The RNA shown here (c-di-AMP riboswitch aptamer (ydaO/yuaA leader)) has 113 nucleotides and comes from a soil metagenome. It matches the Rfam family "c-di-AMP riboswitch aptamer (ydaO/yuaA leader)". Rfam's curators write: This family represents a conserved RNA structure found upstream of the ydaO and yuaA genes in Bacillus subtilis and related genes in other bacteria.
RNA sequence: CGCCGAACGCAGGCGUCACGGGGGAACCAAUCUGUAGGGGCGCAUCCGGAGAGGAUCUCCGGAAGAGGACUUCCAACCUCCAGCCCGUCAGCUAACCCCGUCGGCGGAUUGGA
Numbered sequence: 001c002g003c004c005g006a007a008c009g010c011a012g013g014c015g016u017c018a019c020g021g022g023g024g025a026a027c028c029a030a031u032c033u034g035u036a037g038g039g040g041c042g043c044a045u046c047c048g049g050a051g052a053g054g055a056u057c058u059c060c061g062g063a064a065g066a067g068g069a070c071u072u073c074c075a076a077c078c079u080c081c082a083g084c085c086c087g088u089c090a091g092c093u094a095a096c097c098c099c100g101u102c103g104g105c106g107g108a109u110u111g112g113a
Stems, first nucleotide, its partner, number of pairs: 001106004009016002018101006028091001037089001038086004045063007065080004072113005
């Protein structure tokens, strides 16, 4: 300097701006079942088969998703498909309330519009 991302700017600091996320009425939706349940952040999930019958894990196959560096779209190709949190509880949701602003990468695939 550039890139992923909400994760930037200002300030000595407390903080503040901006951005991102969650909770939370009415109306609407829903009203079954119930526990290694259920939910949330995130691209990082889902389905089928096999390995013991399940959770989980591994392998195989399929689908979905994210990134590939000026922007958008298309095709092929490459890479990723992690991690963490709440704690039995959360549909939507005005007012209102709460939380976060970490971390990582390094000269970039090709062709077409």
The coordinates come from a structure-prediction model, not an experiment, and the mean pLDDT is 77.